[in-house]
Overview
This is a predicted structure of a 483-nucleotide part of an RNA (small-subunit ribosomal RNA, 3' major domain) from an uncultured bacterium. The RNAcentral record of the full RNA draws on ENA, Greengenes and SILVA. The coordinates come from a structure-prediction model, not an experiment, and the mean pLDDT is 81.

Context: one part of a larger RNA
């Protein structure tokens, strides 16, 4: 000096507590462990592993297996020979393909010398020699870089000075405030530095400027659709400004800092929301994202291909989706979004059609076309408490889609089928307001695959007495057989 403590003392946090709604129980997604397997590739492990890497395993992917093939190689540089500018389209046999064999068409002839024969240089095939490539092989405890976490917690330092023989200590400690080492006051300290805080992006309101593909108050028109003619108010749309600062009043405070209340105001006390993550801490985690230093492997631990696995299944654990129903299921009508995405795309009206889809092909590189009807809610009708019109696994049959190919293994629809399940023990988990719960929409990825992620809007509470207690944290002190 830290650490530690079932030791004070102060304060914080959805830590408790008040609450809403889950999870643990039922089926099914999916991820792990186990177990199995010729392989079920490998990595992540308390919190911080486990819908993680994986923003999408049917071949590919891929890295594992089984069998087939290759041995300067699938990729890079260097010689040497041949042979051809480059390149481009289509083949036959054999094979499971890789491959090996055999055979055209198109299409071209770069630059330099030249004794006009030909040399050479560039490219580019092939075949040869080695140097060498490769290698998701091992070591995250040899590293770089990136990242989790403690934690958006307020705390980490550091010059000069002083004090102390010294490690060190003041500073950074005390009275108060603050979300905050924020800020005031005091003080052997004064000062600065990484952090806080603002600066930066969204939102919330109000001006200017601008009006097309957006708008539609008036004002004509019409096929009744903002179509049209026309307009810039309005809504939006993207540029620029304003606008909040404890700025004003009044009480508290020490005439401090800041604190309660009010006014005004779209907003009020950091106004939501996001981007930012300090010195470290855990030899965290990643050599499989890439980079890399030593080991190893070099006709194999490297390359290729075909078929299997990564999808197995007695179980056991997390994450999740759907549900046991009347606040509700069905059926019929008529209502309101925002936020994305299109060109090898997104695909309109019209026909057909159960549906997925098919014909057709307007319009759109898009505020103009278009996926794309928003659902939930509203209004009516039915079911009348039942394992039911709940619930929807699971099978079974006929079909679309995508793709060389859907058996192993993809999705989607139609009819039949109708399992568990009666609100889940102990014990766990998110959430303090446009949030929680509920409801639909889009998007990356992607041929095709979404209950999963990332986002978007719609509806919309509840409760907070407080800090004794449980966890985690921050400052002080104080013990200490710890370092």
């Nucleotide at each position: 000096u830290g650490a530690c403590g079932g030791g004070g003392a102060c304060c914080c946090g959805c830590a408790c507590a008040a609450g809403c709604a889950g999870c643990g129980g039922a089926g099914c997604a999916u991820g792990u462990g186990g177990u199995u397997u010729a392989a079920u590739u490998c990595g992540a492990a308390g919190c911080a592993a486990c819908g993680c890497g994986a923003a999408g395993a049917a071949c590919c992917u891929u890295a594992c297996c089984a069998g087939g093939u290759c041995u300067u190689g699938a990729c890079a540089u260097c010689c040497c020979u041949c042979u051809g500018a480059a390149g481009g389209c289509a083949g036959c046999u054999a094979g499971a393909g890789a491959u090996a064999g055999c055979a055209g068409c198109c299409g071209u002839u770069a630059c330099c010398c030249u004794u006009c024969g030909g040399g050479g240089u560039a490219c580019a095939g092939a075949g040869g020699a080695g140097a060498c490539a490769g290698g998701u092989g091992g070591u995250g405890c040899a590293u770089g870089g990136u990242u989790g976490u403690c934690g958006u917690c307020a705390g980490c330092u550091c010059g000069u000075g002083u004090c102390g023989u010294g490690a060190g200590a003041u500073g950074u400690u005390g009275g108060g405030u603050u979300a905050a080492g924020u800020c005031c006051c005091g003080c052997a300290a004064c000062g600065a530095g990484c952090g806080c805080a603002a600066c930066c992006c969204u939102u919330a309101u109000c001006c200017u400027u601008a009006g097309u593909u957006g708008c539609c108050a008036g004002c004509a028109u019409u096929u009744a659709a903002g179509g049209u003619g026309g307009g810039g108010a309005c809504u939006c749309u993207a540029a620029g400004g304003a606008g909040a600062c404890c700025g004003c009043c009044g009480g508290g405070g020490a005439g401090a800092a800041c604190u309660c209340g009010g006014a005004g105001g779209a907003a009020g006390g950091u106004g939501g929301g996001g981007a930012u993550g300090a010195c470290g801490u855990c030899a965290a985690a990643u050599c499989a994202u890439c980079a890399u230093g030593c080991c190893c492997c070099u006709u194999a631990u490297g390359a290729u291909c075909u078929g299997g696995g990564c999808u197995a299944c007695a179980c056991a654990c997390g994450u999740g989706c759907u549900a046991c129903a009347a606040u509700g299921g069905c059926c019929u009508g008529a209502a309101c979004a925002a936020a994305g995405g299109g060109a090898a795309g997104c695909g309109a009206a019209g026909g057909u059609g159960a549906g997925a889809g098919c014909u057709g092909g307007a319009g759109c590189g898009a505020a103009u076309c278009c996926c794309a009807u928003a659902a939930a809610g509203c209004a009516g009708g039915u079911c009348u408490c039942a394992g039911u019109u709940c619930g929807g696994a699971u099978u079974g049959u006929g079909g679309g889609c995508u793709g060389c190919a859907a058996c192993u293994c993809g999705c989607c629809c139609a009819c039949a089928u109708g399992a568990a399940g009666a609100a889940g023990g102990a014990g766990u988990u998110g959430c303090u307001a446009g949030u929680a719960a509920u409801c639909g929409c889009g998007g990356a990825u992607c041929a095709g695959c979404a209950u999963g992620c990332c986002g978007c809007g719609g509806u919309g509470a509840a409760u907070a007495c407080g800090u004794u207690c449980c966890c985690g944290g921050g400052u002080c002190u104080u013990g200490u057989a710890c370092a």